[in-house]
Predicted 3D model of a 75-nucleotide RNA (c-di-GMP-I riboswitch aptamer) from Methylobacter sp.

RNA sequence: AACUAAUAAAACUAAACCUACUGCAAGGUAGGGACAGAAAGUCACGGAUCCAAUAGGGAAAGCCGGACUGCCGAU
Numbered sequence: 001a002a003c004u005a006a007u008a009a010a011a012c013u014a015a016a017c018c019u020a021c022u023g024c025a026a027g028g029u030a031g032g033g034a035c036a037g038a039a040a041g042u043c044a045c046g047g048a049u050c051c052a053a054u055a056g057g058g059a060a061a062g063c064c065g066g067a068c069u070g071c072c073g074a075u
Stems, first nucleotide, its partner, number of pairs: 012037002017032006035062001041068003045065003049059003
C1' cells in the first nucleotide's frame, strides 16, 4: 500500500409518528422522536416505486444493481 472484514472506541445518519411552514400532488424544510443502518455518505446511470398528466414533467431513493469517496484496525 492492497484485499478481506471482526471487535472495541470515536464520530455519524434518522424510520414510523407529532407540530409549524410550503407544494395541484407525490413530496420538501425546521423542531421533536428513534424503527433501523458498516457506507442509511454522494450521484441518479439501469431496473423497480409514487404524483401529475400527455409534457418526454416532477418526487424519493433507508428497494436491487452500478460508479466515486470515507472512520478504527484484530485477522